[in-house]
């Protein structure tokens, strides 16, 4: 140099005809059970403002396209893989 996959909470990894983002599992954290602890079970858990209701941001960075983008389309950045 070229071609192709992937990038998404702390981590795995859904969300794939573009139409509620974080479903599930780990993993924190509170509590129940213990004498006490493992196990176990129950709630909970992205970030900001806010007393609360609610609001607003958030899918590598950056720009497009749409009524609406994690999904499409350009550029660019990491990681892998192939050709040369």
């Nucleotide at each position: 140099g070229c071609c192709c996959c992937u990038g998404u909470g702390g981590c795995g990894g859904a969300a794939u005809u573009g139409g509620u983002a974080g479903a599930c599992g780990c993993g924190g954290c509170a509590g129940a059970c213990u004498c006490a602890a493992a196990a176990u079970c129950u709630g909970u858990u992205g970030c900001c403002c806010g007393c609360a209701a609610g609001g607003g941001c958030g899918u590598g960075c950056u720009g497009g396209u749409u009524c609406g983008a994690g999904u499409c389309c350009g550029g660019c950045c990491a990681g892998g893989g192939g050709c040369a």
Model confidence (mean pLDDT): 81 of 100. Transfer RNA from a Rhodobiaceae bacterium, 84 nucleotides, folded computationally. Rfam family: tRNA. Rfam classes the family as a transfer RNA. The organism belongs to Rhodobiaceae, within Bacteria.